[in-house]
RNA sequence: AGCCGAAAAGGGCAAACCCGACCGAAAGGCGGGGGCGCAAAGUCACCGGCCUAAAGGGUUAUCCCCAGGGCAGCGGGACCGCCGGU
Numbered sequence: 001a002g003c004c005g006a007a008a009a010g011g012g013c014a015a016a017c018c019c020g021a022c023c024g025a026a027a028g029g030c031g032g033g034g035g036c037g038c039a040a041a042g043u044c045a046c047c048g049g050c051c052u053a054a055a056g057g058g059u060u061a062u063c064c065c066c067a068g069g070g071c072a073g074c075g076g077g078a079c080c081g082c083c084g085g086u
Base pairs, nucleotide, nucleotide: 002086003085004084005083012038013037017033018032019031020030022029023028036073042079043078044077046076047075048074049071050070051069056065057064058063
C1' cells in the first nucleotide's frame, strides 16, 4: 500500500421532532436543542435516481414543461482520512 470491522481506547457526526425577531420563490440550507442511526453519516453533483420550479417557455387556465437550484443520511463513482485486525 491492499483487504477487513469482532472486541477495545480516545473521540467524531447527527434522523425524526421542537425553536430561530436567520438565508431562499421553493426544495433545501444555516444556528440552537434533540438523538434515530453512522467506520467514512468526511469532501465532490461525474453517472443514475429523487425533490423544487424562481427566471424562461407553453396555455383560456388556478394548469403544464424546464435546473443553470437542491438531496453526498438513495445507489454507483472519484478524492482524502482516525483507531484496531490481517
This is a predicted structure of an 86-nucleotide RNA (c-di-GMP-I riboswitch aptamer) from a Zoogloeaceae bacterium.
Its mean pLDDT, the model's own confidence on a scale to 100, is 90.